Transfer RNA from a Candidatus Woesearchaeota archaeon, 75 nucleotides, folded computationally. The source organism's lineage runs through Archaea, Nanobdellati and Candidatus Woesearchaeota. Its Rfam family is "tRNA". It is annotated as a transfer RNA.

[in-house]
RNA sequence: GCGCCCCUAGCUCAGCUUGGAUAGAGCGAUAGCCUCCUAAGCUAUAGGUCCGGAGUUCGAAUCUUCGGGGGCGCG
Repeated sequence: GCGCCCCUAGCUCAGCUUGGAUAGAGCGAUAGCCUCCUAAGCUAUAGGUCCGGAGUUCGAAUCUUCGGGGGCGCG
């Protein structure tokens, strides 16, 4: 330099293929219950408008494009 893939909650990821109604799970955090106390268990709550910009569309995490970061392969 060329090709392909990935970026969504504090962490690991689903959702993207086929655009749609308040964006989810597990772990973690906080509070409560339970317990002599802790752990475990149970319940509840908070936390992201989806890497950034632009475009298409009635509507974009999802499609297109430019850029940023990361990974793999080739030279």